[in-house]
C1' cells in the first nucleotide's frame, strides 16, 4: 500500500427501510428494626458528515477508529 469486517446505553448485545427488544450496572420506591436477598420502575436522535427516499440504526459515498488477512 491493497482488500475486508465491525462501530447501538456505563458494559455486553438484537433488530438490517416504517416510531430500538433484552441482560449486567448505576439511580429511584416496596420490603426489613437497620441491612443483605427479592420485586417494581426507570435511560440510547444509532462513531461523524453527506446522499437516496414519503419515512433510513438499516441502502450509498466519504471521513475516524478497532480488528483479520495479503504484500
Nucleotide at each position: 500500500g491493497g482488500c475486508g469486517a465491525c462501530u447501538u446505553a456505563g458494559c455486553c448485545a438484537a433488530g438490517c427501510g416504517g416510531u430500538a427488544a433484552g441482560g449486567c450496572g448505576c439511580g429511584g420506591c416496596u420490603c426489613u428494626g437497620c441491612a443483605a436477598a427479592a420485586g417494581c420502575c426507570u435511560g440510547a436522535u444509532g462513531a461523524u458528515c453527506g446522499g437516496u427516499u414519503c419515512g433510513a440504526c438499516u441502502c450509498c459515498g466519504a471521513u475516524a477508529g478497532u480488528c483479520g488477512c495479503c504484500u